RNA sequence: GGUAAUUUCAAGCUUGACUUUAGAACGGGGAAACCAAAAUUGGGGCUUAUUUUUAUGAAAAGGUAAAAAUGGACAUCUCUCAGUCCUCGCCCGUCAGCUAACCUCGUAGGCAUUGAGAGGAGAUUGC
Numbered sequence: 001g002g003u004a005a006u007u008u009c010a011a012g013c014u015u016g017a018c019u020u021u022a023g024a025a026c027g028g029g030g031a032a033a034c035c036a037a038a039a040u041u042g043g044g045g046c047u048u049a050u051u052u053u054u055a056u057g058a059a060a061a062g063g064u065a066a067a068a069a070u071g072g073a074c075a076u077c078u079c080u081c082a083g084u085c086c087u088c089g090c091c092c093g094u095c096a097g098c099u100a101a102c103c104u105c106g107u108a109g110g111c112a113u114u115g116a117g118a119g120g121a122g123a124u125u126g127c
Base pairs, nucleotide, nucleotide: 001111006024007023008022010020011019012018013016025107026106027105028104029103030102035097042095043092044091045090046089050069051068052067053066054065055064056063071086072085073084074083077119078118079117080116081115082114
C1' cells in the first nucleotide's frame, strides 16, 4: 500500500496484528409484494479464478494436455500503450431471480511485484 479485512468500551494473562463479551462501521448470503423468469441435462453461493475450441476417448460423460477468449495482479489514484504472471480453492445438498421488514455469516491469511505516456490528487520549499 491494495483488499469487506476497520474501529470503540470492558474484562483476562500468556502482553500480542493476543483472547473473550457488547457496540459502531464495512462486506457477503438468505428472505415478501410488485416486477421478471418459466419445468433436473439438477441447481445455487463465496472467490478475479469463468467460457470455448482442438487432441485423447464409443461418447455432446468425466479426466488429462494444448490453444484462445474472459476476468484479475504487477504498490498514491484514474486512463492509454507495451510487457510479465495468474485464471486456484471452498461451501450448500435437490433448495436459492429480484426483494421491505426480518434472519444470518464474515472483517482473515499472506506479500514487498515491469516500463513509458496523459490527467488528477497529495506532500515539501519559496514568494
Record summary
The prediction has a mean pLDDT of 77. The RNA shown here (c-di-AMP riboswitch aptamer (ydaO/yuaA leader)) has 127 nucleotides and comes from Chondrocystis sp. NIES-4102. The organism belongs to Chondrocystis, within Bacteria.